[in-house]
RNA sequence: GACUGAGUAGCUCAGCUGGUAGAGCAUCGGCCUGAAGAGCCGUUGGUCAGUGGUUCGAAUCCACUCUUAGUCA
Numbered sequence: 001g002a003c004u005g006a007g008u009a010g011c012u013c014a015g016c017u018g019g020u021a022g023a024g025c026a027u028c029g030g031c032c033u034g035a036a037g038a039g040c041c042g043u044u045g046g047u048c049a050g051u052g053g054u055u056c057g058a059a060u061c062c063a064c065u066c067u068u069a070g071u072c073a
Stems, first nucleotide, its partner, number of pairs: 001072007010025004019056001028042004049065005
């Protein structure tokens, strides 16, 4: 330098044919316990890496940039 994959909640990841973003764990609250843990119930939490474009509508499609992993030179 060329190409490919990945970037979504604090963490691990879904969401792949465009239609208002979810799970598990964690946090917090409640039940339970003498107390704690475990268990059960509920809650909070996201400008979907950034900028622009297409579209009535973009996490999803397109272009460029950034970060990271890899292959080739």

This is a predicted structure of a 73-nucleotide RNA (transfer RNA) from Candidatus Tremblaya phenacola PAVE. Its Rfam family is "tRNA". By type it is a transfer RNA. The coordinates come from a structure-prediction model, not an experiment, and the mean pLDDT is 82. RNAcentral holds the sequence, with entries from ENA and GtRNAdb. NCBI's taxonomy places the organism under Bacteria, Pseudomonadati, Pseudomonadota, Betaproteobacteria, Candidatus Tremblayella phenacoccinincola.